[in-house]
RNA sequence: AGGCGGCAUAGCCAAGUGGUAAGGCAGAGGAUUGCAAAUUCUUUAUCCCCAGUUCGAGUCUGGGUGCCGCCUA
Numbered sequence: 001a002g003g004c005g006g007c008a009u010a011g012c013c014a015a016g017u018g019g020u021a022a023g024g025c026a027g028a029g030g031a032u033u034g035c036a037a038a039u040u041c042u043u044u045a046u047c048c049c050c051a052g053u054u055c056g057a058g059u060c061u062g063g064g065u066g067c068c069g070c071c072u073a
Base pairs, nucleotide, nucleotide: 001072002071003070004069005068006067007066008065011025012024013023019055027043028042029041030040031039048064049063050062051061052060
């Protein structure tokens, strides 16, 4: 450098096989407390980018980008 395969979802980890995106940690706000810790409630998503298919796309298709693995040179 070329080919093949896998992965990309919140600050981090991570689920989600076409019908309005779970959960945990962290963060923020409230309750509680003399103050705090602990506990508890609430809250945080343009699903890597661009296009396509579809009534409807995180999910399917094409292209691109990045990372990882294997093969060839």
The RNA shown here (transfer RNA) has 73 nucleotides and comes from Bostrychia tenella. The gene name in the source record is trnC. Taxonomically the source falls in Bostrychia (Eukaryota, Florideophyceae, Rhodymeniophycidae, Rhodomelaceae). Rfam family: tRNA. Rfam links the family to the GO term triplet codon-amino acid adaptor activity. It is annotated as a transfer RNA.